[in-house]
RNA sequence: GGAGAGAUGCCAGAGUGGUUGAAUGGGCAGACCUGGAAAGUCUGUGUAUCCGAAAGGGUACCGCGAGUUCGAAUCUCGCUCUCUCCG
Numbered sequence: 001g002g003a004g005a006g007a008u009g010c011c012a013g014a015g016u017g018g019u020u021g022a023a024u025g026g027g028c029a030g031a032c033c034u035g036g037a038a039a040g041u042c043u044g045u046g047u048a049u050c051c052g053a054a055a056g057g058g059u060a061c062c063g064c065g066a067g068u069u070c071g072a073a074u075c076u077c078g079c080u081c082u083c084u085c086c087g
Base pairs, nucleotide, nucleotide: 001086002085003084004083005082006081007080010026011025012024018070027045028044029043030042031041032040046061047060048059049058050057051056063079064078065077066076067075
């Protein structure tokens, strides 16, 4: 220098145009169970911002920035980073 693959929440990881801010597993928190633990079961668990006394609710965010589309994590373009191969 050229080619290919990848970047999703605390971690792993699915989702390749339609209620998916997002399955599933792990981790963490709470509850149940127990004499107490372990194991098990249930529930909850991203960030920012806005409304609200609270409970709760709205909007945006899928590496970053643009574009296509009624609609984008998903398609297109540019950039950044990681891995692999070729020279």
Source information
Predicted 3D model of an 87-nucleotide RNA (transfer RNA) from a Candidatus Vogelbacteria bacterium. The sequence was found in a public genome assembly. Its mean pLDDT, the model's own confidence on a scale to 100, is 80. Lineage of the source: Bacteria > Bacteria candidate phyla > Candidatus Vogeliibacteriota. Its Rfam family is "tRNA". Rfam's curators write: Transfer RNA (tRNA) molecules are approximately 80 nucleotides in length. Rfam links the family to the GO term triplet codon-amino acid adaptor activity.